[in-house]
RNA sequence: AACUUAUCCAGAGUGAUGGAGGGAUCUGGCCCUAUGAAAUCCGGCAACCAGUACAUUAUGUACAAUGGUGCUAAUUCCAGCGGUACUAUACCGGCAGAUGAGAA
Numbered sequence: 001a002a003c004u005u006a007u008c009c010a011g012a013g014u015g016a017u018g019g020a021g022g023g024a025u026c027u028g029g030c031c032c033u034a035u036g037a038a039a040u041c042c043g044g045c046a047a048c049c050a051g052u053a054c055a056u057u058a059u060g061u062a063c064a065a066u067g068g069u070g071c072u073a074a075u076u077c078c079a080g081c082g083g084u085a086c087u088a089u090a091c092c093g094g095c096a097g098a099u100g101a102g103a104a
Base pairs, nucleotide, nucleotide: 003102004101005100006099007098008097013042015041016040017039021032022031023030026080027079028078029077043072044071045070048068049067050066051063052062053061054060055059076096081093082092083091084090085089
């Protein structure tokens, strides 16, 4: 890098270092940012895996002290392809992507 599968409208900082970019990629839009971007650390959130308890044996519910990830502006920031209703627009699906778990 490719495959299978589940989820993606919730939640999470008045911190330290840092010093100019960032919101995956391309295009278009719209935003964040010296009232401090990315990144690192600390804190936090969450409950995918492990864990604990109960019920049941397919699993479900609850918890969050501990471990592995993950996440911590805006729906995955929005659109791009297709469909429905429609002037604008709204909704649904798809593509792409992200994360977990699994398998080779």
Record summary
RNAcentral holds the sequence, with entries from Rfam and Ribocentre. This is a predicted structure of a 104-nucleotide RNA (SAM riboswitch aptamer (S box leader)) from Maledivibacter halophilus. Its Rfam family is "SAM riboswitch aptamer (S box leader)". Gene Ontology term of the family: regulation of gene expression. Rfam's curators write: The SAM riboswitch is found upstream of a number of genes which code for proteins involved in methionine or cysteine biosynthesis in Gram-positive bacteria.